The part of an RNA shown here (small-subunit ribosomal RNA, 3' major domain) has 476 nucleotides and comes from an uncultured bacterium.
Its mean pLDDT, the model's own confidence on a scale to 100, is 83.

Context: one part of a larger RNA
RNA sequence: UGACGGGGGCCCGCACAAGCGGAGGAACAUGUGGUUCAAUUCGAUGAUACGCGAGGAACCUUACCCGGGCUUGAAUUGCAUCUGAAUACAGCGGAAACGUUGUAGCUAGCAAUAGCAGAUGUGAAGGUGCUGCAUGGUUGUCGUCAGCUCGUGCCGUGAGGUGUCGGCUUAAGUGCCAUAACGAGCGCAACCCUCAUCAUUAGUUACUAACAGGUCAUGCUGAGGACUCUAAUGAGACUGCCGGCGUAAGCUGUGAGGAAGGUGGGGAUGACGUCAAAUCAGCACGGCCCUUACGUCCGGGGCGACACACGUGUUACAAUGGGGGGGACAGCAGGCAGCGAAGUGGUGACACCGAGCGAAUCCUCAAACCCUCUCUCAGUUCGGAUCGAAGUCUGCAACCCGACUUCGUGAAGCUGGAUUCGCUAGUAAUCGCGCAUCAGCCAUGGCGCGGUGAAUACGUUCCCGGGCCUUGCACA
Numbered sequence: 001u002g003a004c005g006g007g008g009g010c011c012c013g014c015a016c017a018a019g020c021g022g023a024g025g026a027a028c029a030u031g032u033g034g035u036u037c038a039a040u041u042c043g044a045u046g047a048u049a050c051g052c053g054a055g056g057a058a059c060c061u062u063a064c065c066c067g068g069g070c071u072u073g074a075a076u077u078g079c080a081u082c083u084g085a086a087u088a089c090a091g092c093g094g095a096a097a098c099g100u101u102g103u104a105g106c107u108a109g110c111a112a113u114a115g116c117a118g119a120u121g122u123g124a125a126g127g128u129g130c131u132g133c134a135u136g137g138u139u140g141u142c143g144u145c146a147g148c149u150c151g152u153g154c155c156g157u158g159a160g161g162u163g164u165c166g167g168c169u170u171a172a173g174u175g176c177c178a179u180a181a182c183g184a185g186c187g188c189a190a191c192c193c194u195c196a197u198c199a200u201u202a203g204u205u206a207c208u209a210a211c212a213g214g215u216c217a218u219g220c221u222g223a224g225g226a227c228u229c230u231a232a233u234g235a236g237a238c239u240g241c242c243g244g245c246g247u248a249a250g251c252u253g254u255g256a257g258g259a260a261g262g263u264g265g266g267g268a269u270g271a272c273g274u275c276a277a278a279u280c281a282g283c284a285c286g287g288c289c290c291u292u293a294c295g296u297c298c299g300g301g302g303c304g305a306c307a308c309a310c311g312u313g314u315u316a317c318a319a320u321g322g323g324g325g326g327g328a329c330a331g332c333a334g335g336c337a338g339c340g341a342a343g344u345g346g347u348g349a350c351a352c353c354g355a356g357c358g359a360a361u362c363c364u365c366a367a368a369c370c371c372u373c374u375c376u377c378a379g380u381u382c383g384g385a386u387c388g389a390a391g392u393c394u395g396c397a398a399c400c401c402g403a404c405u406u407c408g409u410g411a412a413g414c415u416g417g418a419u420u421c422g423c424u425a426g427u428a429a430u431c432g433c434g435c436a437u438c439a440g441c442c443a444u445g446g447c448g449c450g451g452u453g454a455a456u457a458c459g460u461u462c463c464c465g466g467g468c469c470u471u472g473c474a475c476a
Stems, first nucleotide, its partner, number of pairs: 001476002004472002007470007015460002019423005026315008034306002042053002064301007076124009087104007107114002126290002129288003135284002137279003140275001142273001147186006153162003166177003192267004197235007207224002211222003238261001241255001242253004304442001317416001321375007333364003338357002343352003382413001387408007429452007
């Protein structure tokens, strides 16, 4: 000087407390461990691995296993020699890859030659093989915590200290005061995006107040530029004003005005560093290793196994509910090998036909909710696992191993031990919708969107993590 303390002081955070809803019990989905296997490819492992890399494993992917092939090779490129225009087609063997046979064909240029293809030879190749403890780049974490440093000066023999400490204040090393320090940098804040209000400009595919036309009805039409909206530019919030407290910074008020009030809400933004943290399998790269194989092509299998254990989720255990009928209201977003209205067929998944739309025009568009009928507390009209049968769709192909539909079947489960997680407002909870990947889909995952919409916070004694000062020290 740090680190540490079941030392002290001050302070913060859904850290506790106060509340609401979960997990831990059940079934299933998914990831992991373990076991098994010819293989169950590899990585990630307290917090910071475990619906993670994977934002799509039937083949492919694919790295693994079995079997069959190739060896200048699947891809890229140089040289030498030889052959041939390029190339197209067919037969045979075969699971395919591949091997083999045959037919057709003969580029440009006068020419030298050029270009292309094949064969042979040769030089490069190739490796998801090892090392993340050789590395770059990127990332997680402490933590959006308020810290981390420097120049000069001063103090100390020196390591080092001071500044950065103290008082008050702040979300903040944010400021104010004080001060052997005075300044500065990286962080904080602000500048950026978005939401909330208004104005101006602009009105088509959006809108419809007034006028007119028209319809069973609808901005449907003429028209309008008001409103909504769209999208560009501005305004607006700064403790600016008022009262109280305070030297000041600032704090405080059912204060005013205002759409918004004290950082207005959300996002992006992550200091010096820590964990030899993660990644050589995204990529790049040093070294080592393989080179008729640790390379590469193909067929099939596996990554989907299953006494078991754990994590994350979905669905439930019901009446604030289940079922039948009727009625209403979004936003984000996507669409041409696409979205697909209307019509017809089918109980249905879906099929046929097909208007419109490369889209503010057309298409996809809610559910919880409301009204009404029924069930009457049961393992039930709860719950839907599992299994049987018949189908639909995608795709070369659904046996291993897809999703969906219909009929039948109707398991566990009656609110879950110790323990444990999330959340402070349009939040939790609950309800559906969209997108990426994608032929299809194992999506209950991920990322977004809107609808309905709470409870509670006395407080900081305690648990956890963190910041500052101080003290002790058998540690460095």
The full RNA is in RNAcentral, with records from ENA and SILVA.